Predicted 3D model of a 135-nucleotide RNA (FMN riboswitch aptamer (RFN element)) from Marinithermofilum abyssi. Of the family's consensus pairs, 100% are formed in the model. NCBI's taxonomy places the organism under Bacteria, Bacillati, Bacillota, Bacilli, Marinithermofilum.
RNA sequence: UACAUCCUUCGGGGCUGGGUGAAAUUCCCGACCGGCGGUGAUGGCGCUUGCGCCUCAGUCCGUGACCCGCCUUUGGCGGUGGACCUGGUGAAACUCCGGGACCGACAGUGAAAGUCUGGAUGGGAGAAGGAUGAA
Numbered sequence: 001u002a003c004a005u006c007c008u009u010c011g012g013g014g015c016u017g018g019g020u021g022a023a024a025u026u027c028c029c030g031a032c033c034g035g036c037g038g039u040g041a042u043g044g045c046g047c048u049u050g051c052g053c054c055u056c057a058g059u060c061c062g063u064g065a066c067c068c069g070c071c072u073u074u075g076g077c078g079g080u081g082g083a084c085c086u087g088g089u090g091a092a093a094c095u096c097c098g099g100g101a102c103c104g105a106c107a108g109u110g111a112a113a114g115u116c117u118g119g120a121u122g123g124g125a126g127a128a129g130g131a132u133g134a135a
Stems, first nucleotide, its partner, number of pairs: 001135001003133008017029003031115002033104002035063004043054005058102002067079005084100005106118003
């Protein structure tokens, strides 16, 4: 350093303001938010100056929660699963810069929910650290 097994900890954000109404954080105007890994032409720091470290996508690739099915049912396997254009720079941009757009499980509700309440003091992609083993 990488691998196997095990242990511990961590592991999701958001309606301020206004309109209508008997009633809406659910409709309308407007506001706000963006899990995890990868990629990456971003930015920063360091020095041994060509490398190291940190950082960089909600809409690209993959993946988790939810839901459905099957099974040998503390679990496993399979399925389903939302969304981007445009201008610029450039050798190269779905990732940078400018502009405009779009998307968001299930159940509940005095009225339709990405933002409220609930399943959930749950689960979880994974992250960090540690132990043991063997190379």